[in-house]
RNA sequence: GUAGUAGACAAAACGAUCGCGGAAUCAUUUUAAAUGAUUCGGAGGAAAGUCCGAACACCACAGGGCAGGGUGCUCCAUAACGUGGAGUCACGGCAACGUGAAGGAAAGUGCAACAGAAAGAAUACCGCCUGGCAGAAAUGCCCGGUAAGGGUGAAAAGGUGCGGUAAGAGCGCACCAGUUUCCCGGGUGACCGGGGAAGCUUUGUAAACCCCACCUGGUGCAAGACCAAAUAGGGGAACGUUUAAGGCUGCUCGUCUGAGUUCCCGGGUAGGUUGCGUGAGGUGUCGGGCAACCGGCACCCUAGAUGAAUGAUCGUUAUCCUGUUUCGGGUAACCGGUACAGGACACAGAAUUCGGCUUACUGGCUACUUUAGCC
Numbered sequence: 001g002u003a004g005u006a007g008a009c010a011a012a013a014c015g016a017u018c019g020c021g022g023a024a025u026c027a028u029u030u031u032a033a034a035u036g037a038u039u040c041g042g043a044g045g046a047a048a049g050u051c052c053g054a055a056c057a058c059c060a061c062a063g064g065g066c067a068g069g070g071u072g073c074u075c076c077a078u079a080a081c082g083u084g085g086a087g088u089c090a091c092g093g094c095a096a097c098g099u100g101a102a103g104g105a106a107a108g109u110g111c112a113a114c115a116g117a118a119a120g121a122a123u124a125c126c127g128c129c130u131g132g133c134a135g136a137a138a139u140g141c142c143c144g145g146u147a148a149g150g151g152u153g154a155a156a157a158g159g160u161g162c163g164g165u166a167a168g169a170g171c172g173c174a175c176c177a178g179u180u181u182c183c184c185g186g187g188u189g190a191c192c193g194g195g196g197a198a199g200c201u202u203u204g205u206a207a208a209c210c211c212c213a214c215c216u217g218g219u220g221c222a223a224g225a226c227c228a229a230a231u232a233g234g235g236g237a238a239c240g241u242u243u244a245a246g247g248c249u250g251c252u253c254g255u256c257u258g259a260g261u262u263c264c265c266g267g268g269u270a271g272g273u274u275g276c277g278u279g280a281g282g283u284g285u286c287g288g289g290c291a292a293c294c295g296g297c298a299c300c301c302u303a304g305a306u307g308a309a310u311g312a313u314c315g316u317u318a319u320c321c322u323g324u325u326u327c328g329g330g331u332a333a334c335c336g337g338u339a340c341a342g343g344a345c346a347c348a349g350a351a352u353u354c355g356g357c358u359u360a361c362u363g364g365c366u367a368c369u370u371u372a373g374c375c
Stems, first nucleotide, its partner, number of pairs: 001371001003369005009363002012317007020042001022040008044347001048358002051356005056220004063253004068216005073087005088102001089100004103211002108209002110205003125150002127146003131142004158176006177201002179198008224274004234265006246256003281300008319344006326337004
């Protein structure tokens, strides 16, 4: 220097002119309010997606069971989470690192095209062997044994070798692999390392149904609360008056309320205030902890619109890219600075709030990996 990996930070700055919304103070007026002046603030790291979790509000109150849904290695953190931190194991990468839907296949059911005899406690197509029959012989047929050899396949009941057998087979043995189990050492643990025993050898798949463990009310700021106004607190029908209708989730048990409920026709209103930003808040510092995070002390208050404000124009500068020019450092490979010209300047806009995740995207900085070249 090339190519990468990970992390935090920034999201341009200043000035002038004009404009929009909020708060405070003062003045004027027609004193509810409006206008003017001055001062101070005014959109993000993702505000996006609406994928999770909560705070808060309502469903009058309090429960049980089933269904449905979610999570799924270990320990820790958190208000909680499907989130985060640190690890273990597996997979990918030369590596720095990245990803993980990571419990159970001997509880059961299902699926694995085609080929193949046979795809799960599945199987005898070719073949090998004992016996019998026929034949001059080659060979053919039948009963039985077999799964070592061949074939098909991604995969065919562990692999290699020796013995044994009528021929074979973990049938036996040696070594290796897997499984089950015992012991020792390290670790809170997942797990890691080591040493034995048993011929036990049991495909894969649960991001298929399922089993196991743990968790789990609903609706949502268009939730809710208050005020004001208007109309025709209109008309008809059915059921009912202790019982119905109804609420508590989808069902059910239980419980509460209980004289109205349901349908049709017609009419009026849809305005204002609030919720609305003091919080699981922020910044700095100290302590604990590998870290996530927790605690102490000090300081700070940081948009609130409602068809929806936070902007527009001009100038200068910053950053980046390309080219030209020139200076400096270095043994070298190479690196840095000045001036000039041209160009670029990303993704994108609050609407109850907060903690996460995912997606979109620009720039410099820090550390690490790989590789080329120079000394």